[in-house]
């Protein structure tokens, strides 16, 4: 200098003004009701606060609420190297192994010698082995072989030498593998030594097996208050309306109308609701390799329900285009501000989206000293 990897910070550009919106506080005015004190409600003035790093997806884990629940098992689901952290987690950290990369770095994770199943095409053969070309013996029939060719994602240890008719762990060295032992490590695992001619192809995001964990629904949870209208239940008895019993009257029963009362539900309202010693964050100190944990100090608290957080203007800065001066630069004019996206009970994570700006660390290549 160029390229690459990785971690972090910011994120309607900054300042000012005008007019608005949501909510809270203080003061003033009116005021249903009330003897009064007070006060439902309404209006005005001033002041405070007012979206995110992901508020998103709703994928995990919790708080909180309601429902269910002796205990155990089956079924079902999730997770899956080891050790730690955390309230918990499928999250985080450190380490280990495998894979990719020259590297920084990135990705993956129980078990395939319990059983079942699958392995398209190609290929002789895809897993109790087998033989297309080929090699060897033989005149041939027939037999021996698996080195080489070829297929495939994958071919029954690799490579070299010996050996042989040709070959083959048939034999040997090295590597790999299995078993055993020693040493190191909390552990995953690593290193060293010895023995064995070698048995065990791949797939569990196929069934399955093993270990650990898991009750369900969710703030539209849930609690309280509660109209009007319709319908329900109970009581009353004025008017005697209708009907039944009866030949008629009295009487009695039923229904409708009238009056009073009760209870459930709906609309609607209030709480839950947003707090802070407990939560979050910043700084300092301690602890740890680290995640984390402890101590001290500072800062932070939208809570509205169809749902506010906005609009406009000025200056400066930025970007784009055009023109001029002598290309870097300067001056003038015009235009732009456009990322992803927006609270809805709260918190810890993960994942995904994102125009652009800034900072740190690391690796590789080239050149110079």
């Nucleotide at each position: 200098u160029g390229g690459a990897g990785u971690g972090g910070a910011c994120g309607a550009g900054g300042c000012g003004g005008u007019u608005g919106c949501u909510u809270c506080c203080u003061c003033c005015c009116c005021g249903c009701c009330g003897c009064a004190a007070g006060a439902a409600g309404g209006g005005g003035a001033g002041g405070g606060a007012g979206a995110g790093g992901a508020a998103a997806g709703u994928c995990c884990g919790a708080a909180c609420u309601c429902c269910a629940g002796a205990g155990g098992g089956c079924a079902g689901g999730a997770u899956g190297g080891u050790c730690g952290c955390u309230a918990a987690c499928g999250g985080c950290g450190a380490c280990g192994c495998c894979a990719a990369g020259c590297g920084a770095u990135u990705g993956g994770g129980g078990g395939a010698a319990a059983g079942u199943g699958c392995c398209g095409c190609a290929g002789a053969a895809a897993a109790c082995a087998a033989a297309c070309c080929g090699c060897c013996c033989u005149c041939a029939c027939g037999g021996g072989c698996a080195a080489g060719g070829g297929u495939g994602a994958a071919a029954c240890g690799g490579c070299g030498a010996g050996g042989u008719a040709a070959g083959a762990g048939c034999u040997c060295a090295c590597c790999g593998c299995u078993c055993c032992g020693g040493c190191g490590g909390c552990g995953a695992c690593g290193c060293c030594g010895g023995a064995g001619g070698c048995a065990c192809g791949g797939c569990a995001a196929a069934c399955c097996c093993c270990a650990u964990c898991c009750g369900g629904a969710g703030c539209a949870a849930g609690a309280c208050c509660g109209a009007a209208u319709c319908g329900g239940c109970c009581c009353c008895g004025c008017a005697c309306g209708a009907g039944g019993c009866g030949g008629c009257c009295c009487g009695u029963c039923u229904c409708a109308g009238g009056g009073g009362g009760c209870g459930g539900g709906u609309a609607g309202g209030u709480c839950g609701c947003u707090c802070a010693u407990u939560c979050c964050u910043c700084c300092g100190g301690g602890u740890u390799c680290g995640a984390u944990c402890c101590c001290g100090g500072g800062g932070g608290c939208a809570g509205a329900c169809a749902a506010a957080u906005a609009a406009c203007c000025g200056c400066c800065g930025c970007c784009g285009c055009c023109g001029g001066a002598a290309u870097u630069u300067c001056c003038g004019g015009c235009g732009g501000a456009c990322a992803c996206a927006g609270a809805a009970u709260u918190c810890g994570g993960c994942u995904u989206a994102c125009g652009g700006u800034c900072c740190g660390c690391u690796c590789c290549a080239g050149c110079c000293g």
A computed fold for a 369-nucleotide RNA from a Candidatus Aminicenantes bacterium, annotated as Bacterial RNase P class A.
It was read from a public genome assembly, where an Rfam model found it.
It matches the Rfam family "Bacterial RNase P class A". It is annotated as a ribozyme.
Its mean pLDDT, the model's own confidence on a scale to 100, is 76.
The model forms 94% of the base pairs in the Rfam consensus.
Taxonomically the source falls in Candidatus Aminicenantota (Bacteria, Bacteria candidate phyla).